């Protein structure tokens, strides 16, 4: 300050911006007891009654005098002796006090006036008159000035009186006040401002001022300031004090008090005690205004007020009663200074908007699980009360004697009445306080984190509640919190932060001892630290707020007098630091100059010949003009193999063959010498890889740059052949690096083990002990530090001295300036602007074309398949009136649907119904009421007539109850409508993969970790051993169930050995209970026995014995979760939606469409087949609206008749691959697809849209492109066989036997998995992250040909007013002179200074481009 609201009182504040312009009134006047002159009016007096004179007179101005320098405003300027603060000397001071001495006698003017006059005006001008405290000589001088001195020199004014005396006046001291001046300390940022100065420093003399003094001049020296920051620039009135905070400190300088500066800008002086002057005066300039165009006026930062600026600050009020101020002897005048009153909820503080009681917990509103709960004792209602207000009456204090704006206020008393008096902001966490509603990432919200994409406690409303209260909340500032600038009180291995290294100036810090001093320290006393405020303690307003007393305090600063351990200073000694000597020593330390031998190129010259070389594999290339290889001979650069070593050296970069030469540094022992000589080091100086530069040199080898050749989607790259700067030398230059231990440099102290390099004692001679210096490795063991990670006598521990750096990411180590460089560049070093993080260690996960160790039909090795080929099925698409929905990688796609002609059915078209086809409750009829035969109409639902047949139950015999129909009316019904991302319950899938967790204790600041790691082993986190773990849970395995052996018990519908009957030859039959079998309940296997291996373990390996042998074999059985996986059309269910329709009924068509693409199947291409014939052997289900033997018709599906079975009894039932013959490789005696005729079956009905039979037809295909599935054993393939579901329809599913294989070395690769390890910047977790160009927009920002503007610096011209110095021939009243003239004095003219303006040339900053 704004936005929402607003009772009342007090006390305080009240233009932060435009030092922006100003209209009107007011703000500084006063003395008549200085003077002149005297208006109206009064008194007395004359009077010719017009009038005059005299006094008296608070009017206007006029000369004087004192004021007008205070009060009062404003902060523009100012980094200064402005200001604080504590000192000084060389001053002045009007009015006041107080002493001392005086006020004698003169002079001549000038206003007013009065007359002419000029001029629109403002304002003059000329002529005359006139007093004074006004102005001038003269006397006079205690004292004072001047001058060594002698001497000189300088005043005065009266007024009034009651005559007492009051108030003035002058020279003189003093005082007290208030000023000027001069010093020591303190007083903002910026070095991207480093030099700066010429009256500048000093001096000597003069001028000048009240007064020191370059203040000012003359002459003379060259000073004077700066790194403890001159100079410039930017900002800023300072201070007591406020606002903060434990304090230190930050930040501020409103009210109120001191000081400062200013007064429209710039300059200037005049008056005067005092000014360079707010409401004077003069010039310039800007602007306003006013003219008669000649010429004038003007300065609200004074109170009011206006306009303008802005987000924003009041009243053209009252009064001089009170307090102070100016004049006056006073009365008294004047005072926008000051006391009050208006306005403003701007701030502080005080009341108050009612108080008791009041449950039916009213009504209402809200929510709700409808039950109910909360608004809420809240309200009504009933009893009270009167604060503030409000009207009515008294009515102050402030005022020593009078005088009262304020104000008929303050108080006080009476009257009526709960009566006139609440709001504002929150409610997701931080932060007290929550629901329903609306809205749908939309509107909005947001201070931070962040809400809003149909269920929002965060948006908007509402009920409800938190806080606060006449305020409440937003913005906006300042300090805290933040120790996030660290004085108190941070840091710097990796987070931002040690300079690359050394020398070394200033500066800081410094060894033992003794003396001196007492600078600093410390103690006591003095003076100062205004006042007010704060802080204590009384005191006044009814409390408070406020106001006032008294006291502390005010941490500073001055001086004094004292103390003397420590620092500091001065003097003296010393040897423990640091240096010099003396000996011994190690070493790529450094520069120079020689020499060596190996490679490896070139030349030359032999031998030899066809390919070398080079890759992953190749090509560019060389080679038949002899290469490569190989021998011999030169010739030339450049590096020095092995020694070599977490060896050494050196400050760092860095240094390696070998010899001389010169030359730094270090370590050890000795203890002779110096005597604190030292540390660290801001600037400076020097060193200082590698690339780059310059200049000449050199050039084998490598080798940017380029050329080719390969690679590749492309390859400006990894790989090849080649190759040129450069790598090297000498001379300058650059000065940076992940110049790293990412760890500045010196010193002391704090456990140890174990290499290693140099030196030294000592010895018992070793593999040895100590001891000095370097270098390395472990190490919390008792430490200690750290956010961990790690550091630990070579510290990152514990202290000390000093430097240097840091202070969120990015922008940006970049711009712009400056220094350096030849240049590349470097050094120094920002802001705008944007982000809410950016980092650091460690955690647990995932995750790697990381590493290990292991599994699985995952790969291999086998066998049949898919994909081509017709057709069945489901999908995408298309199409449609509609082709209902759902499922979408694995893990949708012969999936929901175990079976859509019509129902199913949710689509679609038409056509109906509307409490409804189904549930509950009312009310009124009716009686039950179920079945059924035939008709109209109609597609049919539906309507509307009719035959027959039947007549619910209880019973008090009443339509009385229950139930049924029917109609009426609301309440509801209904909804396969949306949301599977609002959910239950189901299920899929990682996966039957071994693994997922938990207590306790231990670690660790912590997430966490161990346990579960680890060495075996296993299918298996299965077992065994270790082990800061101990154990337990879910999971694995077992425990069920089928199968495989074998006993027991049972024995029909099933069995038939033995024993009899019978001849129908079938267990038919009596009978048996052995076998098979059936179904119950037993055994049986456990690495349990041997042998080997392994750790004396778990456990494997190979036997034995066994019907099965190490989990026999198959299924049930799915651990924490993970997929916002699937389903809301199975069921349930929250929200939404529809309600004569998105409910419900019908009748037809649709889900069966078809250019077309895809999954999963059948049947197939044929002889391991087709066709014919032949009649062996199964299992496991099914069956009364059924299976249906058997007869019979029929070529066939099938008809007809029909036993017998509700099933170990009777029936589906016939199995079928099999076995013989034939076919003899072809589109076939393969293949059936399609398509006609004719038929049969189910069923209300086979047109759309079933199945089956016969007769004819006879398509595609002749083993399938990339790719791809399944299987490891009674499996794969192969035959056939049942059922569910069905009226009726499988090549689908769900089961059942039957014949009945091959391979598996192996774990390199794919693909999922499971454990440990490791990297991470992933955590939505690699389907993750994340970078750069472009392209267009839009924001800041450097650059940029310029260009505009402020400031400021130099030179130069210009030169108003004005003091000043000159002049001064015009003018001139006091003095002097008898006069003439003189003194003196004015204006005039010059002179220098100077304000504005101007010209040229710099610097600096901004704004436009």
């Nucleotide at each position: 300050a704004c936005g929402c609201u607003g009772g009342c009182g007090g006390c305080a504040g009240g233009c932060u911006u435009a030092a922006c312009a100003c209209a009107u009134g007011c703000a500084a006047g006063u003395c008549g007891c200085g003077g002149g002159a005297g208006a109206a009016g009064g008194u007395u007096c004359c009077u010719u009654c017009g009038g005059g004179a005299a006094c008296u007179g608070g009017g206007c101005a006029c000369c004087g005098g004192c004021g007008c320098a205070c009060g009062g405003g404003u902060g523009a300027g100012u980094a200064a002796c402005g200001c604080g603060u504590g000192g000084g000397a060389a001053c002045g001071u009007a009015c006041c006090c107080u002493u001392c001495g005086g006020c004698g006698g003169g002079g001549g003017a000038c206003a007013a006036c009065a007359g002419u006059u000029g001029g629109a005006a403002a304002c003059g001008a000329c002529u005359g008159c006139u007093a004074a405290u006004a102005c001038c000589g003269c006397a006079u001088a205690c004292g004072u000035c001047c001058g060594a001195g002698a001497g000189g020199a300088g005043a005065a004014a009266g007024g009034c009186u009651u005559c007492g005396g009051c108030c003035a006046c002058c020279g003189a001291g003093g005082g007290a006040u208030c000023g000027g001046c001069c010093c020591g300390c303190g007083u903002u940022g910026g070095a991207u401002u480093a030099g700066c100065u010429a009256g500048u420093u000093g001096g000597u003399g003069a001028g000048g001022u009240a007064a020191a003094g370059g203040c000012u001049c003359a002459c003379c020296a060259a000073g004077g300031c700066u790194g403890c920051g001159a100079u410039c620039c930017a900002c800023a009135g300072c201070u007591g004090g406020u606002c903060u905070g434990a304090g230190a400190g930050g930040a501020u300088g409103a009210u109120c008090a001191g000081c400062c500066a200013c007064a429209c800008u710039g300059g200037a002086a005049c008056u005067g005690a005092g000014a360079c002057a707010c409401g004077g005066u003069c010039c310039a300039g800007a602007c306003u205004c006013c003219u008669a165009c000649g010429g004038g006026a003007g300065g609200c930062a004074g109170c009011a007020g206006u306009g303008g600026g802005g987000a924003a600050u009041a009243u053209u009020g009252c009064g001089c009663a009170a307090u102070g101020g100016a004049g006056g002897a006073a009365a008294c005048u004047c005072u926008g200074a000051c006391g009050c009153a208006g306005c403003c909820a701007u701030g502080c503080c005080g009341c108050g908007u009612g108080u008791g009681u009041g449950a039916a917990g009213a009504a209402g509103g809200c929510c709700u699980u409808c039950g109910g709960g909360u608004u809420g004792u809240a309200a009504a209602g009933c009893a009270c009360u009167u604060u503030c207000g409000a009207c009515g009456g008294g009515g102050a204090a402030g005022a020593u004697g009078a005088u009262g704006a304020c104000g008929g206020u303050a108080c006080c008393c009476g009257u009526a009445g709960a009566a006139g008096a609440a709001g504002c902001u929150c409610c997701g966490g931080c932060u007290a306080a929550c629901u329903u509603c609306g809205u749908g990432c939309c509107a909005g919200c947001a201070g931070c984190c962040g809400c809003g994409g149909u269920a929002a406690u965060a948006c908007g409303a509402a009920g409800g509640g938190a806080g606060c209260a006449a305020g409440c909340g937003u913005u906006g500032u300042u300090c805290g919190g933040a120790a996030u600038u660290a004085c108190u009180g941070g840091g710097c291995g990796u987070a931002a932060a040690g300079g690359g290294c050394g020398u070394g100036u200033a500066g800081g810090c410094g060894g033992a001892c003794c003396g001196a001093u007492c600078a600093g320290u410390c103690a006591g006393g003095g003076g100062u630290g205004a006042a007010a405020g704060c802080c204590a303690u009384g005191g006044g307003c009814u409390c408070a707020a406020c106001c006032u007393g008294u006291g502390a305090a005010c941490u500073g600063c001055c001086u004094u007098u004292g103390a003397u351990a420590c620092u500091g200073u001065c003097g003296g000694u010393c040897u423990a630091g640091a240096g010099u000597c003396c000996g011994u020593g190690a070493g790529a330390g450094g520069a120079u100059g020689g020499c060596g031998g190996a490679a490896u190129a070139c030349c030359c010259a032999g031998u030899g010949u066809a390919g070398a070389g080079g890759u992953g594999a190749a090509a560019u290339u060389c080679g038949u003009a002899g290469a490569u290889a190989u021998u011999g001979g030169g010739u030339a650069g450049a590096a020095c193999a092995c020694c070599a070593g977490u060896g050494g050296c050196g400050a760092a970069g860095g240094c390696g063959g070998c010899c001389a030469u010169c030359u730094g540094g270090c370590a050890c022992g000795g203890a002779a010498c110096u005597g604190a000589c030292g540390c660290u080091g801001a600037g400076g100086c020097g060193c200082g890889a590698a690339a780059g530069c310059g200049u000449g040199g050199g050039g084998a080898g490598c080798a940017a740059a380029c050329a080719g050749g390969a690679u590749u989607a492309g390859a400006u790259a990894c790989c090849c052949u080649g190759g040129u700067a450069g790598u090297c030398c000498a001379c300058g230059c650059c000065g940076u690096a992940a110049a790293c231990g990412a760890u500045g440099u010196c010193u002391g102290c704090u456990a140890g083990c174990c290499g290693u390099c140099g030196g030294g004692u000592g010895u018992u001679u070793g593999g040895c002990a100590c001891u000095c210096g370097g270098u390395g490795g472990c190490g919390u063991u008792a430490a200690g530090c750290u956010a961990a990670c790690g550091c630990c006598u070579u510290a990152a521990g514990c202290a000390g001295a000093c430097c240097g750096c840091c202070u969120g990411g990015g922008g940006a180590g970049u711009a712009c300036g400056g220094u350096c460089g030849c240049a590349a560049g470097a050094u120094u070093a920002a802001a705008a602007c944007u982000c809410a993080a950016a980092g650091g260690a460690a955690u647990u996960g995932a995750c790697g074309g990381g590493g290990g160790c292991c599994c699985g039909c995952a790969c291999a090795a086998g066998c049949g398949g898919u994909g081509g080929a017709g057709c069945a099925u489901g999908u995408g698409g298309u199409u449609u009136a509609a082709u209902u929905c759902g499922a979408a990688g694995c893990a949708a796609c012969g999936c929901g649907c175990a079976g859509a002609a019509c129902c199913u059915u949710a689509c679609c078209a038409a056509c109906c119904c509307u409490u409804g086809a189904c549930a509950u409750g009312g009310a009124a009829a009716g009686u039950a009421u179920g079945g059924u035969u035939a008709g109209u109409g109609g597609a049919g639902a539906c309507a509307c007539u009719u035959u027959c047949c039947u007549u619910c139950a209880g019973u008090u015999c009443g339509g009385c109850u229950g139930g049924c129909u029917u109609u009426c009316a609301c309440a509801c019904a209904g909804g396969u409508g949306c949301u599977g991302c609002a959910u239950g319950g189901c299920u899929g899938u990682c996966g039957u993969c071994a693994g997922c967790u938990c207590g306790u204790g231990u670690c660790g600041u912590g997430a966490g970790a161990u346990g579960u790691u680890g060495g075996g082993u296993u299918a298996a986190g299965u077992c065994c051993c270790g082990c800061a773990a101990c154990g337990a849970g879910c999971g694995c395995a077992a425990c069920c169930c089928c199968u495989g052996c074998c006993c027991u018990u049972a024995g029909u519908u099933g069995c038939c050995a033995a024993c009899a009957g019978g001849u129908u030859u079938g267990g038919c039959u009596g009978g048996g209970a052995a076998c098979u079998c059936u179904a119950a309940g037993g055994g049986a296997a456990c690495u349990g026995c041997c042998g080997g291996u392994g750790a004396c373990a778990a456990g494997c390996c190979g036997g034995a014995g066994g019907a099965a042998g190490g989990c026999g074999g198959g299924g049930a059985u799915g651990a924490c979760g993970u997929c916002a996986a699937g389903u809301c059309c199975u069921c349930a269910u929250g929200g939404c939606c529809c309600u004569u329709a998105c409910g419900g009924g019908u009748u037809g068509g649709g889900c069966u469409a078809c250019a077309c693409a895809c999954g999963u199947g059948c049947u197939a291409c044929a002889a391991u087949g087709g066709c014919g014939g032949u009649g062996a052997c199964a299992g496991a289900g099914g069956g009364c609206a059924g299976c249906g033997a058997g007869g019979u018709c029929g070529u066939g599906a099938g008809g007809c008749c029909g036993a017998g079975c509700g099933a170990a009894u009777c029936u589906c039932c016939a199995a079928a691959a099999g076995c013989c013959g034939u076919c003899u490789c072809a589109g076939u005696u393969c293949g059936g697809a399609u398509u006609g005729c004719a038929c049969u079956c189910u069923g209300c009905a086979a047109c759309u849209c079933g199945g089956g039979u016969g007769c004819a037809u006879g398509a595609a295909g002749u083993c399938g492109g990339a790719a791809u599935c399944g299987c490891u054993a009674g499996u794969a393939a192969u035959c056939g066989c049942g059922g569910a579901u069905c009226a009726g329809c499988a090549u689908g599913c769900c089961g059942c036997g039957g014949u009945g294989a091959a391979u598996a070395c192996g774990u390199u690769c794919c693909c999922g998995g499971g454990c440990c390890u490791u990297g991470u910047a992933c955590a939505c977790a690699c389907c993750g992250c994340c970078c750069g160009u472009c392209a267009c927009a839009c924001c800041a920002u450097g650059g940029g040909a310029g260009u505009u503007g402020g400031u400021u610096u130099u030179a130069c011209c210009c030169g108003a007013a004005g003091a000043c110095g000159g002049u001064g021939c015009g003018c001139u009243a006091a003095c002097c002179g008898c006069a003439a003239g003189g003194a003196g004095g004015c204006a005039g003219c010059c002179g220098g200074c100077c304000a504005c303006g101007g010209u040229a040339a710099g610097g600096u900053c901004a704004g436009c481009g």